[in-house]
Context: one part of a larger RNA
RNA sequence: CUGGGCGUAAAGCGUUCGUAGGUGGUCUUUUGUCUGUUUUUUGUUAAAUCUUGGGGCUUAACCUCAAAAAAGCAAGGAAAACAUUUAGACUUGAGUCUAACAGAGGAGAAUGGAAUGCCCUAAUUAGGGGUAGAAUCCUUAGAAGUGGGGUGGAACAUCGUAAUGGCGAAAGCGAUUCUCUUGUUUAGUACUGACGCUGAGGUACGAAAGCAUAGGUAGCGAGCAGGAUUUGAUACCCUGGUAGUCUAUGCCGUCAACUAUGAGUGCUAAUUCUUAGAUUUUUUAGGAAACAAACAGCUAAGGCUUUAAGCAUUCCGCCUGAAGAGUACGAGCGCAAGCUUAAAAAUC
Numbered sequence: 001c002u003g004g005g006c007g008u009a010a011a012g013c014g015u016u017c018g019u020a021g022g023u024g025g026u027c028u029u030u031u032g033u034c035u036g037u038u039u040u041u042u043g044u045u046a047a048a049u050c051u052u053g054g055g056g057c058u059u060a061a062c063c064u065c066a067a068a069a070a071a072g073c074a075a076g077g078a079a080a081a082c083a084u085u086u087a088g089a090c091u092u093g094a095g096u097c098u099a100a101c102a103g104a105g106g107a108g109a110a111u112g113g114a115a116u117g118c119c120c121u122a123a124u125u126a127g128g129g130g131u132a133g134a135a136u137c138c139u140u141a142g143a144a145g146u147g148g149g150g151u152g153g154a155a156c157a158u159c160g161u162a163a164u165g166g167c168g169a170a171a172g173c174g175a176u177u178c179u180c181u182u183g184u185u186u187a188g189u190a191c192u193g194a195c196g197c198u199g200a201g202g203u204a205c206g207a208a209a210g211c212a213u214a215g216g217u218a219g220c221g222a223g224c225a226g227g228a229u230u231u232g233a234u235a236c237c238c239u240g241g242u243a244g245u246c247u248a249u250g251c252c253g254u255c256a257a258c259u260a261u262g263a264g265u266g267c268u269a270a271u272u273c274u275u276a277g278a279u280u281u282u283u284u285a286g287g288a289a290a291c292a293a294a295c296a297g298c299u300a301a302g303g304c305u306u307u308a309a310g311c312a313u314u315c316c317g318c319c320u321g322a323a324g325a326g327u328a329c330g331a332g333c334g335c336a337a338g339c340u341u342a343a344a345a346a347u348c
Stems, first nucleotide, its partner, number of pairs: 003320004008301001012316001014205002017202001021198003025090004035083002037079009051067006093195001094192003097188004105181007112156001117151006127138002166173002210251006219245002224240004262315006271292001275288001297304002321348002330341004
């Protein structure tokens, strides 16, 4: 290489969109120029080997003679079902339109109450805080607690089951109202008529942390300081507390980015619960999304099972003993941190 694989053994890109390419619904029709496909003829594919039938060493291995075979390549001749090609049609795939529903989908603005902290003020007085126990710490310069007033930032309790719920491509999304806006679903079956699927490169988005500039900073809180614990304690516990966490604009491009399960399509037992609609009339049918348990089947097993890890098919990505190593070098990107791509020697 081939083969075999990719939930847990090595292996599904973090996720969309989409170029080239690959691949593609039903029914007629056309071509045999080019290509696949099928068939035939000729040539070639050294000998040995392999296969078949003989022969020779006592037999066998072995040696030897003859024949055959397969498949590949090239050239010529045919076939026309399929793929391809020509022309046309269709509606089931796909999309559009009309009428509706649901939703923490996204962006911006405004508003709200509870709580923590801080400030001012009034009365009160000796403690408060913290822990397994303490201490550092705060406090007669009046703390903690209580009443009243104010300020500022961040996060949104309850909301009749916050969940087996909903939405989003994923990351993710949870106070209320308004404005703008994406996508799905249901019904009608009106319109287009294969316009589809996948997708190397590419493009866009992409938690947290981190970076840059300008703000903001209540609480929490890496690093740091102190108090404890301990043989030690660069920790767990406690008292403080900087960056950060928040906003705006850029960058970074990673994760156990997990369903450790790529995307699309079709098929394959029943049953139950739930969410969103429609019809009908109170229980049946079809569809979208999710959960639980369970046949057939699959699996090395745990298990999966109409949301498959079943049966098929199209396209892409990836794996090939361990360790060296997701490293070196080179290249690209980045302000940097670093990321992406990605070896070899030596060793077992």
Overview
Predicted 3D model of a 348-nucleotide part of an RNA (small-subunit ribosomal RNA, central domain) from Dictyopteris divaricata. A source record names the gene rns. It matches the Rfam family "Bacterial small subunit ribosomal RNA". Rfam links the family to the GO terms structural constituent of ribosome and ribosome. Model confidence (mean pLDDT): 82 of 100.